This is a predicted structure of a 259-nucleotide part of an RNA (large-subunit ribosomal RNA, domain VI) from Nitrososphaera sp. AFS.

[in-house]
Context: one part of a larger RNA
RNA sequence: CGCGGUUGUUUGAGGGGAAGUUGCCCCUAGUACGAGAGGAACAGGGCAGCGCAGCCUCUGGUUUAUCAGCUGUCCGACAGGGCACGCUGAGCAGCUAAGCUGUCUAGGAUAACUCCUGAAAGCAUCUAAGGAGGAAGCCUUUCCCGAGAAAAGACAGCCUUCCGAAAGGAGAAGGGUGGCCAUAGAAGAUGGCGUUGAUGGGACGGGGGUGUACGCAUCAAGCUUCGGCGAGGUGUUCAGCCCGCCGUUUCCAAUAACC
Numbered sequence: 001c002g003c004g005g006u007u008g009u010u011u012g013a014g015g016g017g018a019a020g021u022u023g024c025c026c027c028u029a030g031u032a033c034g035a036g037a038g039g040a041a042c043a044g045g046g047c048a049g050c051g052c053a054g055c056c057u058c059u060g061g062u063u064u065a066u067c068a069g070c071u072g073u074c075c076g077a078c079a080g081g082g083c084a085c086g087c088u089g090a091g092c093a094g095c096u097a098a099g100c101u102g103u104c105u106a107g108g109a110u111a112a113c114u115c116c117u118g119a120a121a122g123c124a125u126c127u128a129a130g131g132a133g134g135a136a137g138c139c140u141u142u143c144c145c146g147a148g149a150a151a152a153g154a155c156a157g158c159c160u161u162c163c164g165a166a167a168g169g170a171g172a173a174g175g176g177u178g179g180c181c182a183u184a185g186a187a188g189a190u191g192g193c194g195u196u197g198a199u200g201g202g203a204c205g206g207g208g209g210u211g212u213a214c215g216c217a218u219c220a221a222g223c224u225u226c227g228g229c230g231a232g233g234u235g236u237u238c239a240g241c242c243c244g245c246c247g248u249u250u251c252c253a254a255u256a257a258c259c
Stems, first nucleotide, its partner, number of pairs: 001148001004159007014145003020050007033038001051103005059097004066090005071084005092244001106140003113133004161170003175259003179193004199253003202249005207243004215236005222229002
C1' cells in the first nucleotide's frame, strides 16, 4: 500500500521435505521347468543393517542441584562451616544415544518397451484414425510453509461516537508500555498470567535423592601418671538434610498509572 478499523478462524494458487534405502529368512515349493542332476518366480509374512524425524517410559551417559564418606588448611576445642569442581560413592529434573517410537498404503497420467484392431500399399504392419498395458521415476494420497496469490481470497465477533463553521480536538473496538513469569529465549520476538488471580516466590502436603544427623543414653577394643581418656557399636532414627517435579493455600509480588 489494497473497497472503514480491529481481533480471530480459515481456503490453498504456489513452494519445500530422506515423500526412505539395502539385505537375509519363511511361505510359495522340492512346485513350475527338466530324462536326470538340479531348480525358480509373482503374491503374502517376519527380521535386520544404514539413514531421517520425534521422544526420555525403560537401559545407560552427564548432572559445578543435592546427600554421604575422606584429605589439607583456617575459623581456640565440640558442633557447624569457608577454600581447593579437592578426592571418592550415589544421584531426581533437564539435556542426551548406545535407548524407545515412526518411516504405511492406494489411485491416476506416462518413459523405454509389449500388444489389439487397422489402412495408405487387395498382402504385411503396435500407428497414420482408434484402443489396451507398462517403472524405485512424475502427479495425488502423507508432513511443513503459504493471500505481496498486486487477480492481494473467504468466514465470524466487536467498534464505526462526540465537539467545532472550518482547521482541528477528544476518542471507540482493539493493541501496547510498565508488572509476575515460561511449554519461549543471544537482543527483539513467542506464549501464559495480572486480584473476577494459583503467574512466580513462601508455607504445607505428596513424590523423589542420599542413607540413619546433632545431642543424649548405653556397651566397649585399647591406652593410662590408676585420677581417667576412649576409636568404635547399639538405641532414640526408613533418621537428618535437600529438590529446577506434582498439588493445596491469597502469606508476599503481579498495585497504581501511562501511550
Its mean pLDDT, the model's own confidence on a scale to 100, is 84. Its Rfam family is "Archaeal large subunit ribosomal RNA". The literature on the family includes a 2002 paper in BMC Bioinformatics by Cannone et al., "The comparative RNA web (CRW) site: an online database of comparative sequence and structure information for ribosomal, intron, and other RNAs".